Transfer RNA from Stentor coeruleus, 71 nucleotides, folded computationally. Lineage of the source: Eukaryota > Sar > Postciliodesmatophora > Heterotrichea > Stentor. Model confidence (mean pLDDT): 81 of 100. Rfam family: tRNA. From the family's description: Transfer RNA (tRNA) molecules are approximately 80 nucleotides in length. Rfam classes the family as a transfer RNA. The sequence is in RNAcentral, with records from Rfam.

RNA sequence: GGCUCUAUAGUGUAAUGGUAGCACGUGAGCCUACGGAGCUUAUAGUCGGGGUUCAAAUCCCCGUAGAGUCA
Numbered sequence: 001g002g003c004u005c006u007a008u009a010g011u012g013u014a015a016u017g018g019u020a021g022c023a024c025g026u027g028a029g030c031c032u033a034c035g036g037a038g039c040u041u042a043u044a045g046u047c048g049g050g051g052u053u054c055a056a057a058u059c060c061c062c063g064u065a066g067a068g069u070c071a
Base pairs, nucleotide, nucleotide: 001070002069003068004067005066006065007064010024011023012022013021018054025043026042027041028040029039030038047063048062049061050060051059
């Protein structure tokens, strides 16, 4: 330098172009002699920019970061 793949909440992981979900974590409350167990509730996310579309995490383009492969 060429090609391929990956990027979603603090962490891990889903999502046929049509409400971004689940688990852990964290906060609050309940329960308890105590709480690290249990229950309820809240919290927080699509790597950046542009395009296509009625509608984009998803399709297209250009970047950024990472991984693999060839030379």